[in-house]
RNA sequence: UCAGGCCGAUUGGGAGAGCGUGCUGACCAGCACCGCCGAAGGCGCAAUACCCGAAACCGCUCAGGCUCAAGAACCAACCGGAACAG
Numbered sequence: 001u002c003a004g005g006c007c008g009a010u011u012g013g014g015a016g017a018g019c020g021u022g023c024u025g026a027c028c029a030g031c032a033c034c035g036c037c038g039a040a041g042g043c044g045c046a047a048u049a050c051c052c053g054a055a056a057c058c059g060c061u062c063a064g065g066c067u068c069a070a071g072a073a074c075c076a077a078c079c080g081g082a083a084c085a086g
Stems, first nucleotide, its partner, number of pairs: 001086001006081003010077004018034001020033005035066003041062001042060003
């Protein structure tokens, strides 16, 4: 000095599931009931020589969500940061 990778910010893209019923209520919103979704988060598990450990877009659905909006794993571009190899 610093690629790839890692972390963070910005921008763009980004699925799924009832605009369900009842009550309050102008809409929004809230509460209750039933039915659903999984890609915030969380939890669980295999193989990989043995022991220990241990993953996911797989499962669970606590949380979250089921018109729109917001959010959204992940992808791309760009900016910044700390460093490894070189």
Glycine riboswitch aptamer from a Pseudomonadota bacterium, 86 nucleotides, folded computationally. Rfam family: Glycine riboswitch aptamer. Rfam describes the family as follows. This family represents the bacterial glycine riboswitch. The coordinates come from a structure-prediction model, not an experiment, and the mean pLDDT is 76. Lineage of the source: Bacteria > Pseudomonadati > Pseudomonadota.